RNAcentral holds the full RNA, with entries from ENA and SILVA. This is a predicted structure of a 489-nucleotide part of an RNA (small-subunit ribosomal RNA, central domain) from an uncultured Banisveld eukaryote. Its Rfam family is "Eukaryotic small subunit ribosomal RNA". For this family Rfam cites "Crystal structure of the ribosome at 5.5 A resolution" (Yusupov et al., Science, 2001). Model confidence (mean pLDDT): 81 of 100.
Context: one part of a larger RNA
RNA sequence: UUGCAGUUAAAACGCUCGUAGUCUGAUGUAAUGGGGACGGUUGUGGGGAGCAGCAAUGCUCUGUGCAGCGGUCCUCAUCAGCGGGACAACAAUGUCCCAGUUUACUUUGAGGAAAUUAGAGUGUUCAAAGCAGGCGAUUGCUUGAAUACUGCAGCAUGGAAUAAUGGAAUAGGACUCGCGUCUUAUUUUGUUGGUUUGGAGAUGUGAGUAAUGAUGAAUAGGGACAGUUGGGGGCAUUGGUAUUCAGUAGUCAGAGGUGAAAUUCUUGGAUUUACUGAAGACUAACUAGUGCGAAAGCAUUUGCCAAGGAUGUUUUCAUUGAUCAAGAACGAAAGUUAGGGGAUCGAAGACGAUUAGAUACCGUCGUAGUCUUAACCAUAAACUAUGCCGACUAGGGAUCGGUGGCACUCUGUUUAGACGCCAUCGGCACCUUAUGAGAAAUCAAAGUUUUUGGGUUCUGGGGGGAGUAUGGUCGCAAGGCUGAAACUU
Numbered sequence: 001u002u003g004c005a006g007u008u009a010a011a012a013c014g015c016u017c018g019u020a021g022u023c024u025g026a027u028g029u030a031a032u033g034g035g036g037a038c039g040g041u042u043g044u045g046g047g048g049a050g051c052a053g054c055a056a057u058g059c060u061c062u063g064u065g066c067a068g069c070g071g072u073c074c075u076c077a078u079c080a081g082c083g084g085g086a087c088a089a090c091a092a093u094g095u096c097c098c099a100g101u102u103u104a105c106u107u108u109g110a111g112g113a114a115a116u117u118a119g120a121g122u123g124u125u126c127a128a129a130g131c132a133g134g135c136g137a138u139u140g141c142u143u144g145a146a147u148a149c150u151g152c153a154g155c156a157u158g159g160a161a162u163a164a165u166g167g168a169a170u171a172g173g174a175c176u177c178g179c180g181u182c183u184u185a186u187u188u189u190g191u192u193g194g195u196u197u198g199g200a201g202a203u204g205u206g207a208g209u210a211a212u213g214a215u216g217a218a219u220a221g222g223g224a225c226a227g228u229u230g231g232g233g234g235c236a237u238u239g240g241u242a243u244u245c246a247g248u249a250g251u252c253a254g255a256g257g258u259g260a261a262a263u264u265c266u267u268g269g270a271u272u273u274a275c276u277g278a279a280g281a282c283u284a285a286c287u288a289g290u291g292c293g294a295a296a297g298c299a300u301u302u303g304c305c306a307a308g309g310a311u312g313u314u315u316u317c318a319u320u321g322a323u324c325a326a327g328a329a330c331g332a333a334a335g336u337u338a339g340g341g342g343a344u345c346g347a348a349g350a351c352g353a354u355u356a357g358a359u360a361c362c363g364u365c366g367u368a369g370u371c372u373u374a375a376c377c378a379u380a381a382a383c384u385a386u387g388c389c390g391a392c393u394a395g396g397g398a399u400c401g402g403u404g405g406c407a408c409u410c411u412g413u414u415u416a417g418a419c420g421c422c423a424u425c426g427g428c429a430c431c432u433u434a435u436g437a438g439a440a441a442u443c444a445a446a447g448u449u450u451u452u453g454g455g456u457u458c459u460g461g462g463g464g465g466a467g468u469a470u471g472g473u474c475g476c477a478a479g480g481c482u483g484a485a486a487c488u489u
Stems, first nucleotide, its partner, number of pairs: 004460003007441002012457001014330001016328002021323003026215001032077007040069006047062006102164003105159002108156002117148002121131002133142003174209011220320001221317003225312002228309002233305004239283002243279008254265002291298002335376006345369001349365004387456003391448002394432003399427008409418003436443002462489003471482004
C1' cells in the first nucleotide's frame, strides 16, 4: 500500500494565484478481412394460391424486397499450423565488416554462503533432535548426507498489450545515379620506377525516384470576435430624509426617562411648533430564500477608467491541462502609528436606580473608538461547521442571465422593446421521492465503498495539561504562525 476517517463525534488551510512534486484525452498493422455463388433460419413489408369462416380474420404452401444470424464452395490479400520436395536451410564455433530509437513492464534461464523454514530418507527405545546408517559376521560389502523457497538490484532470454520516449516542417530528410576536388594505398600486369583505371575514405555540386513528409480538432484548455449582463472594482460628481447644534419667530409650565422612579433640562422660556443654516455619518420603503464578486464583501444619481462571467460562433492555436510543499496577493470587526474629522452611537469612567450585594442588566452623561487618508496587523461560529477538478446516477415547478423558435396584445405600420409559450446552455436556491448512503438528524450529494483504486492537496487518532511552556520566525505593540512533555484521568 491492499484498507480508516474529516456536516454534527478528533479532523477541509479565510480565499485566490503559484514553483518543485504527483497525475494527465482520443488516434497509427489488427488478426482475419474483401468479393462472388448456393442453400438454411429469424424478424419485417408487400404479392399469389389453397382451406376454414356470413364477415372480420385465422391456418397452410409458394416465390420476392429489406435487415440480422450461422453453414458450404470458389477467388484475392494475408497470417498461423501440418506434410512433402528443392536450394542445401538451420544450429554451434572462429575471424572480419555493416546496420540498428531508448526504457519501464512481464516470461523463462544461469548464478546464488551455511545454519533457519518447508520437505525426502533414516526405529536417536519414542520424541525434541541428529545426519546418520544398513547388511554380513575373524578379513569386509554397500547406500546416503535429496529437493523446494531464496525479496530487491545486476546478467541473459521470449513477448510487445499497457505507460513513457524518439523521428522529416526554414527539410542540414530518405534512396539511386552522374560529374568534380582532395587524401590513401595493396593485388595483378616478369622486376624496378612512373602514369592511368578500378578500390577505400572525406567533401562539393547536379539530376532523378517516391502516393515524398504536418493524425484529429476532445460535450479538455487558451485566444480572437459579437450583442449583452451584474447592488463586481477604482476615481470624480450628485440626491435624500433623519440626527445634533446654531439663528429667527410663536406659545407657556413643565419636559426627559422608567416596571416605578431618580440623576438631567427648565420663566435667563426647557419640551413642543414653524422657517432657515451648518456639520458629520447613513443610504429607508422598492429589498426577494433575487444579482455580482476568489473570499472578505457590495445598494442614491451621473460621468470616466480598466476588468469579469455566461451565451453565441461552419473563428483560431493544438495538449498548451488538473491539483498543488516553498513562495505571493487579497482578507470582516476589534486593535496600533501619524494626520484630518468628530453629527450619531458608545468600551473605560462618573452618576441615578434595582438588589442581601450589583463593580451588571434599566436610565442620564461620557473618553478612546465609530468616519476618512497613509501605513501596520492577518485573525472570526472567516459556516454550507461540507477542499478543488472530472464522469455517471431522478422526477418536478418556479426564478436570474444569454441564445433560438412560435403566437398574438400594446408602444409605432415594419425593426426594437414589453407581455405569453416552447426548446436549449449557464447560475442562486427550492419541492417530492429514495431499489442509493448514513449512527441518526438528514443528504441528488453526505450517492456510484468489504462488489473497497478517476486525479490531486490539506488535516485527525480518548479527555485534560494546552494552543500552554520552550525554541524559531513575523509584528511598533497587542499578538500571529510553528508547537511539545512531565503529570493526571